A computed fold for a 123-nucleotide RNA from a Chloroflexota bacterium, annotated as SAM riboswitch aptamer (S box leader).
């Protein structure tokens, strides 16, 4: 960098350095010298990877052997709990819209898609 897949209306900030931008792009609308980006320190959120437990299903093995019942292991799925480690995140729903459709009181609302972000896996 590309591909696959899941999630994105919840949650969580202080200090130091720095010194003008930032919110991916475009438009809007916001944040910002009462200090932007970036970096550092500390803190926190969350639960994707991860750990444990329970349930369902599937498969294998064991016992029995005549079906059944039972036990163990593995895997998919669901639910609950945890937070040591790997990421991620800590203004505003991914801030809102962009393309298509539905509805419409023409203000809007809703649905899907595109794009983007993050995790996991693969190349």
């Nucleotide at each position: 960098c590309u591909c696959u897949u899941a999630u994105c209306c919840a949650g969580a900030g202080c200090g130091g350095u720095g010194g003008a931008g930032g919110g991916a792009u475009c438009g809007g609308c916001c944040c910002u010298g009462c200090g932007a980006a970036a970096c550092c320190g500390c803190g926190g959120c969350a639960a994707c990877c991860c750990u444990u437990c329970g349930c369902c299903c599937u498969g294998g093995c064991c016992c029995c052997g005549g079906u059944u019942c039972g036990g163990c292991c593995a895997g998919c799925g669901c639910g609950a709990a945890g937070a040591a480690g790997g990421u991620g995140c800590c203004a505003a729903u991914u801030c809102c819209g962009a393309c298509a459709g539905a509805c419409u009181c023409u203000g809007a609302u809703c649905u899907g898609g595109c794009a983007g972000a993050u995790g996991a896996g693969a190349g």

The model forms 97% of the base pairs in the Rfam consensus.
Rfam family: SAM riboswitch aptamer (S box leader). From the family's description: The SAM riboswitch is found upstream of a number of genes which code for proteins involved in methionine or cysteine biosynthesis in Gram-positive bacteria.
Its mean pLDDT, the model's own confidence on a scale to 100, is 84.